Predicted 3D model of a 121-nucleotide RNA (Guanidine-I riboswitch aptamer) from Rhodoferax sp. OV413.
Rfam family: Guanidine-I riboswitch aptamer. About the family: This family represents a conserved RNA structure found upstream of the ykkC and yxkD genes in Bacillus subtilis and related genes in other bacteria.
The source organism's lineage runs through Bacteria, Pseudomonadota, Betaproteobacteria, Comamonadaceae and Rhodoferax.
[in-house]
RNA sequence: ACAAAUGACCGCUAGGGUUCCGGCCGCUUGAUGCAUUCGAGCGGUGUCUGGUCCGAGAGCAGUCGGCCAACAGCGGCCCAUACCGCUGCAGGCUCCACGGCGGGACAAAAGCCCGGGAGGU
Numbered sequence: 001a002c003a004a005a006u007g008a009c010c011g012c013u014a015g016g017g018u019u020c021c022g023g024c025c026g027c028u029u030g031a032u033g034c035a036u037u038c039g040a041g042c043g044g045u046g047u048c049u050g051g052u053c054c055g056a057g058a059g060c061a062g063u064c065g066g067c068c069a070a071c072a073g074c075g076g077c078c079c080a081u082a083c084c085g086c087u088g089c090a091g092g093c094u095c096c097a098c099g100g101c102g103g104g105a106c107a108a109a110a111g112c113c114c115g116g117g118a119g120g121u
Base pairs, nucleotide, nucleotide: 007064008063009062011060012059015054016053020051021050022048023045024044025043026042027041028040029039030038031037065094066093067092068091071088072087073086074085075084076083096116098119102114103113104112
């Protein structure tokens, strides 16, 4: 300098917006002539804490997978406590990781996806 690998899935969180629900505002309308209140319809509002929704490679937890290896059982080698293989089961490891602009999806946005990319150290 170049190349490759750095597993999969589930739940959640930081974060994100606004389809739906709820909140708030306005108009119309009914109870009821007015006001208040409540109900219904329509419109607006995410600069509404919320429910639903989206959601992390570099966030959390878990399951599976992978690797190491103690012990036990079985098998192989003429025999064997050695060696090799398979199975079961405690235990351990599965590291590190700065990062745009732009584009894409769903209603929409994002720490989502492009992307452990470009680039930087």